Bacterial RNase P class A from Parahalioglobus pacificus, 369 nucleotides, folded computationally. Lineage of the source: Bacteria > Pseudomonadati > Gammaproteobacteria > Halieaceae > Parahalioglobus. Rfam family: Bacterial RNase P class A. By type it is a ribozyme. Its mean pLDDT, the model's own confidence on a scale to 100, is 76.

[in-house]
RNA sequence: GGAGUGAGUCAGGCGAUCGCUCCCGAUGUAUUUCGGGGGAGGAAAGUCCGGGCUCCGAAGGGCAGGGUGCCAGGUAACGCCUGGGGGGCGCGAGCCCACGGAAAGUGCAGCAGAAAGGAAACCGCCUCGAUUCACUGGUUGCGGCUCGCCGCAAUCAGCGGGGUAAGGGUGAAAAGGUGCGGUAAGAGCGCACCGCGUGACUGGUAACAGGCACGGCGAUGGUAAACCCCACCCGGAGCAAGACCAAAUAGGAACCCGUUAGCUGUGGCCCGCAGUGGGUUCGGGUAGGUCGCUUCAGGCAGACGGCGACGUCUGUCGCAGAUGAAUGGUCGUCCACGACAGAACCCGGCUUAUCGACUCACUCCUUUA
Numbered sequence: 001g002g003a004g005u006g007a008g009u010c011a012g013g014c015g016a017u018c019g020c021u022c023c024c025g026a027u028g029u030a031u032u033u034c035g036g037g038g039g040a041g042g043a044a045a046g047u048c049c050g051g052g053c054u055c056c057g058a059a060g061g062g063c064a065g066g067g068u069g070c071c072a073g074g075u076a077a078c079g080c081c082u083g084g085g086g087g088g089c090g091c092g093a094g095c096c097c098a099c100g101g102a103a104a105g106u107g108c109a110g111c112a113g114a115a116a117g118g119a120a121a122c123c124g125c126c127u128c129g130a131u132u133c134a135c136u137g138g139u140u141g142c143g144g145c146u147c148g149c150c151g152c153a154a155u156c157a158g159c160g161g162g163g164u165a166a167g168g169g170u171g172a173a174a175a176g177g178u179g180c181g182g183u184a185a186g187a188g189c190g191c192a193c194c195g196c197g198u199g200a201c202u203g204g205u206a207a208c209a210g211g212c213a214c215g216g217c218g219a220u221g222g223u224a225a226a227c228c229c230c231a232c233c234c235g236g237a238g239c240a241a242g243a244c245c246a247a248a249u250a251g252g253a254a255c256c257c258g259u260u261a262g263c264u265g266u267g268g269c270c271c272g273c274a275g276u277g278g279g280u281u282c283g284g285g286u287a288g289g290u291c292g293c294u295u296c297a298g299g300c301a302g303a304c305g306g307c308g309a310c311g312u313c314u315g316u317c318g319c320a321g322a323u324g325a326a327u328g329g330u331c332g333u334c335c336a337c338g339a340c341a342g343a344a345c346c347c348g349g350c351u352u353a354u355c356g357a358c359u360c361a362c363u364c365c366u367u368u369a
Stems, first nucleotide, its partner, number of pairs: 001365010012334007020039007041340001045351002048349005053238004060271004065234005070084005085099001086097004100229002105227002107223002122168002124164006135158010176194006195217001196215004201210003242291004252282006262276004296318001298317008
């Protein structure tokens, strides 16, 4: 100097002027006037998870169903976060993982290939037999010759049986891999090293790791983001929840079924428990206001503990509450010239979108001293 990795901060600033909304105080009833204070995000988005809060359920039991899936921690909780283990990617700093089980069972894998999960012999190798008349091909030898070829002889093969899975071929994958020995030719057939399985020991809370011993070793390989098995977890609905006030009407009419039945009781089914008539058609009233609504598992700073997520203590601050929906318009100036984009009960996460600026730490390459 260049290229990267991880983490954090900001999200236009300043001034003037006019306007909007909430709270407090005064004024006094006018959505009046005056003063003071506050007023959209890092994701407010998606509605994907988890909760706080409200209501229903005598809130119970079971089945189906759903979720998560290495270990240990954090947290109100989680499918989140932190650390560790294992696997994969990267030269590296680092990043990613839908990470229980294939020896309970079932299923799936086109074509090619002899054969794809108790599945093998296409080429080839070895061996025994047949033939050895003739024919075809290869090799060697001899002779002739127009150097193109022709003739003769020997031998091997072309056929059948047995052995083989080492070599070759097909495929993503073919009865562990490499090497040596052995064999008629081969093969864990034997041996060495690796791989696999089992056992105890050592380290670790654990997931796991390490070496040691035994075993020639079908668990013939893969796939569970296929069905399935195993472990753990799971009431429901949602601020349009719900509570209160005010007002209005018709506590309406007709028909059908019916009391051991049926119906209702906040996902489905069954049992239990509690309550109670059920269904259809016609017709009538209301949609207003207040609360919920912002002080919270809250923010910031410091100290202590912890590898860390985070926890404890002390101090300090109060930081949007609209309801057809408030924070905007104009001018000037600075600059990094502003993208993605607007709360609607609240909070903790994850995911997605995104113009740029700055800070810290670390890795790699090149050059110079």